[in-house]
RNA sequence: AGCCGUCCCAACGGCUCAAAAAAGUCAAUUAGGCUGUGUGCGUCCGGCGGAAAUGCCGGGGUUUCA
Repeated sequence: AGCCGUCCCAACGGCUCAAAAAAGUCAAUUAGGCUGUGUGCGUCCGGCGGAAAUGCCGGGGUUUCA
């Protein structure tokens, strides 16, 4: 300097040309992805439609203890 951890910002962390691992603590829990606000991406549930696939609408947006 760049890239990555869904996206912006913030924070934390990792890696070195690639997209994994680690990231306010410990322990779990959840389909729910590192954390916070937000957006509402993925995910989950319901409905519509269709031979099927893609798709459309709505809901919701892990949780708990210290």
The RNA shown here (Pistol ribozyme) has 66 nucleotides and comes from Roseburia sp. 1XD42-69. Taxonomically the source falls in Roseburia (Bacteria, Clostridia, Lachnospirales, Lachnospiraceae). The coordinates come from a structure-prediction model, not an experiment, and the mean pLDDT is 77. The sequence is in RNAcentral, with records from Rfam. It matches the Rfam family "Pistol ribozyme". On this family, see Weinberg et al., Nat Chem Biol 2015: "New classes of self-cleaving ribozymes revealed by comparative genomics analysis".